A computed fold for a 118-nucleotide RNA from Flectobacillus longus, annotated as SAM riboswitch aptamer (S box leader). Its Rfam family is "SAM riboswitch aptamer (S box leader)". On this family, see Huang et al., Nucleic Acids Res 2021: "Structure and folding of four putative kink turns identified in structured RNA species in a test of structural prediction rules". The model forms 97% of the base pairs in the Rfam consensus.

RNA sequence: GAUUUAUAAAGAAGAAGGGAGAGAAUAGGCUCUAUGAACUUCUGGCAACCUACUGAUUCGUAAAGGCAAGGUGCUAAUUCCUACCCAAUAAAUUCAUCAUUAUUGGGAAAUAUAAACC
Numbered sequence: 001g002a003u004u005u006a007u008a009a010a011g012a013a014g015a016a017g018g019g020a021g022a023g024a025a026u027a028g029g030c031u032c033u034a035u036g037a038a039c040u041u042c043u044g045g046c047a048a049c050c051u052a053c054u055g056a057u058u059c060g061u062a063a064a065g066g067c068a069a070g071g072u073g074c075u076a077a078u079u080c081c082u083a084c085c086c087a088a089u090a091a092a093u094u095c096a097u098c099a100u101u102a103u104u105g106g107g108a109a110a111u112a113u114a115a116a117c118c
Base pairs, nucleotide, nucleotide: 001118003116004115005114006113007112008111013043014042015041016040017039021032022031023030026083027082028081029080044075045074046073049071050070051069053065054064079110084107085106086105087104088103089102090101091100
C1' cells in the first nucleotide's frame, strides 16, 4: 500500500513548545481559531477492536461476559451537513402526469479505526 470483516447519532482534559490556519479528497455550506489553529512532547481521561481472564471438566471450541495490565485508537460540532441511487410526503404548476424545490426514511460510495491476510 491492496483485500476482507466489524463499527461509526455515545464518550473523553490540562500544561509546555509552536505561530495561522483547521474541520480526509473535490465542490457548496456551516463552524472552530491571537481569549492562540495545524503540528510536537508530557501527564491525565474516554472507549473496549486485539492479547491475557471466565465460559472451558482431558484435548479442542462458539455465542456471551467481566477487567482495563499490554498493543492500538480517540479526546469540538452525527464521519459537522450535503453531493450518487431508491421511496414517501408537502408546495408550486397542470385537466392530469412528467419535470422543479423542500423535508423525511432507506441503501451505496468514499473516509476513519481495529483485526486477519497478501